[in-house]
């Protein structure tokens, strides 16, 4: 340099063919329980969906450019 893949909550990831109000587990905060902690159960907070454009009535999802990380080829 070229090709392919990846980027969604603090972490690991789902998100099917574009259409619900973006989710799960762990973690975090509060509560119940306990002498107290842990465990268990209940509740809650937390997201410009890498960045910028485009298509569309509508984009996490499609298209383009750039950036991050990974793999391969030279």
């Nucleotide at each position: 340099g070229c090709g392919c893949g990846u980027g969604u909550a603090g972490c690991u990831c789902a998100g099917c063919u574009g259409g619900u109000a973006a989710g799960a587990g762990c973690g975090c905060a509060g509560g119940u329980c306990u002498u107290a902690u842990a465990a268990a159960c209940c509740u809650g907070a937390g997201g410009u969906c890498g960045u910028g454009g485009g298509u569309u009535c509508g984009a996490g999802u499609c298209c383009c450019a750039c950036c991050u990380c990974g793999c391969g080829c030279a």
Transfer RNA from a Minisyncoccota bacterium, 74 nucleotides, folded computationally. Rfam family: tRNA. By type it is a transfer RNA.